RNA sequence: GCCGGGGUAGCUCAGCUGGUAGAGCAUCGGUUUUGUAAACCGGCGGUCGUGGGUUCGAGUCCCAUCCCCGGCU
Numbered sequence: 001g002c003c004g005g006g007g008u009a010g011c012u013c014a015g016c017u018g019g020u021a022g023a024g025c026a027u028c029g030g031u032u033u034u035g036u037a038a039a040c041c042g043g044c045g046g047u048c049g050u051g052g053g054u055u056c057g058a059g060u061c062c063c064a065u066c067c068c069c070g071g072c073u
Stems, first nucleotide, its partner, number of pairs: 001072007010025004019056001027043005049065005
């Protein structure tokens, strides 16, 4: 330099053919227990890497750019 994959909650990841973002774990509160753990119930938490564009509407499509992983030379 070229090709491919990836970047979404504190962490690991979903998110279809554009329709307005979710799970598990963690954390916080509660129930239960003599107490702890476990179990169960509930809450909190996101400008979807960044900047533009298309669209009534973008995590998703297009362009540019930054970072990570793998391959080729």
Predicted 3D model of a 73-nucleotide RNA (transfer RNA) from a Gaiellaceae bacterium. NCBI's taxonomy places the organism under Bacteria, Bacillati, Actinomycetota, Thermoleophilia, Gaiellaceae. Rfam family: tRNA. Rfam classes the family as a transfer RNA. The coordinates come from a structure-prediction model, not an experiment, and the mean pLDDT is 82.